[in-house]
Context: one part of a larger RNA
RNA sequence: UUAUGGUUAAGGAACUCGGCAAAAUGCCCCCGUAACUUCGGGAGAAGGGGGGCCUGCCCCGUGAAGAAGAUUUACUCUUCAUGAGCGGGUGUGGGCCGCAGAGACCAGGGGGAAGCGACUGUUUACUAAAAACACAGGUCCGUGCGAAGUCGCAAGACGAUGUAUACGGACUGACUCCUGCCCGGUGCUGGAAGGUUAAGAGGACCGGUUAGCUACUUCGGUAGCGAAGCUGAGAAUUUAAGCCCCAGUAAACGGCGGUGGUAACUAUAACCAUCCUAAGGUAGCGAAAUUCCUUGUCGGGUAAGUUCCGACCUGCACGAAUGGAGUAACGACUUCCCCGCUGUCUCAACCAUAAACUCG
Numbered sequence: 001u002u003a004u005g006g007u008u009a010a011g012g013a014a015c016u017c018g019g020c021a022a023a024a025u026g027c028c029c030c031c032g033u034a035a036c037u038u039c040g041g042g043a044g045a046a047g048g049g050g051g052g053c054c055u056g057c058c059c060c061g062u063g064a065a066g067a068a069g070a071u072u073u074a075c076u077c078u079u080c081a082u083g084a085g086c087g088g089g090u091g092u093g094g095g096c097c098g099c100a101g102a103g104a105c106c107a108g109g110g111g112g113a114a115g116c117g118a119c120u121g122u123u124u125a126c127u128a129a130a131a132a133c134a135c136a137g138g139u140c141c142g143u144g145c146g147a148a149g150u151c152g153c154a155a156g157a158c159g160a161u162g163u164a165u166a167c168g169g170a171c172u173g174a175c176u177c178c179u180g181c182c183c184g185g186u187g188c189u190g191g192a193a194g195g196u197u198a199a200g201a202g203g204a205c206c207g208g209u210u211a212g213c214u215a216c217u218u219c220g221g222u223a224g225c226g227a228a229g230c231u232g233a234g235a236a237u238u239u240a241a242g243c244c245c246c247a248g249u250a251a252a253c254g255g256c257g258g259u260g261g262u263a264a265c266u267a268u269a270a271c272c273a274u275c276c277u278a279a280g281g282u283a284g285c286g287a288a289a290u291u292c293c294u295u296g297u298c299g300g301g302u303a304a305g306u307u308c309c310g311a312c313c314u315g316c317a318c319g320a321a322u323g324g325a326g327u328a329a330c331g332a333c334u335u336c337c338c339c340g341c342u343g344u345c346u347c348a349a350c351c352a353u354a355a356a357c358u359c360g
């Protein structure tokens, strides 16, 4: 010096991002126990008192021995009061010892408020245990059974030896009160009149080749026409889904305005005008896990509070199952405050053990 363990005057979180770590609480019995609440809880709430050993009495259990009676005279039965011994008591009185009696080990710290998630549970094996995942509950969509869906080329299998109170998929996430407006865009569902549209069918018309024919010829050929066959290209016409189109649908994906003016102080605008939109954000909540400006402003708590709690609303950029707002209980979750407690600190000291280091 390091590590581990221990003690510490006075103070008691002044330490620190933060009471991290440590200390404190701890068992049994009795008393007592708030707000709130889904009436189950909260609750071991909180907060108090007692606890060892010896001995007397009392109470409870068991019941030796005893007495009386009966008869079937037996190792019998019934009744009675007294009741030894033993066991138990969270009972009560007296006494004894120590600093200390749950004497060691073991063995809850508590309270108030807020956020998030209802809860028990699950998770990043080896840096994250959570507010993330799951969950019961809710809603929507699909599926009539050889079900939909999934695996497989197929046979086949799962679904299910199930049958819509079932199964599959998506979102939300107990419970309470609720869940507003928009179908213009995208998606999905339905519709079929019209437009567009593939391969296929169709084959008009046009071409290539040439058996032959005609004309010319320097007799070598040249030019033109051209059947059948083969072959190239191919118009009209016919034709599905889809798309266009017409409706529906938001607990489908999603979206939910601007400007100007106006009231007898001022300010503000219930009111009016105007533009745009598919419709212009309803209830509730709101400087919030969301607020940039911002340490917003006011109140509370502190001597002093960028955090915290309660309000306000000017919501840069909350908002209703991408759920909104509450909520008892629960949480190795996050934040703030208080009590207790302490070497966390003021401010360090000493002791023990192990090591480093120095000397030998």
Stems, first nucleotide, its partner, number of pairs: 001355008010346002014344001019341001027051005036041001038174001052096006058089005065082001066080005071074001097101001109339007116331002121133002137172007149158003175326004180256003185253002187249005194244003200238002206232004212225005257275005284318001285315001296312005
Predicted 3D model of a 360-nucleotide part of an RNA (large-subunit ribosomal RNA, domain IV) from Arthrobacter glacialis.
Model confidence (mean pLDDT): 85 of 100.
RNAcentral holds the full RNA, with entries from SILVA.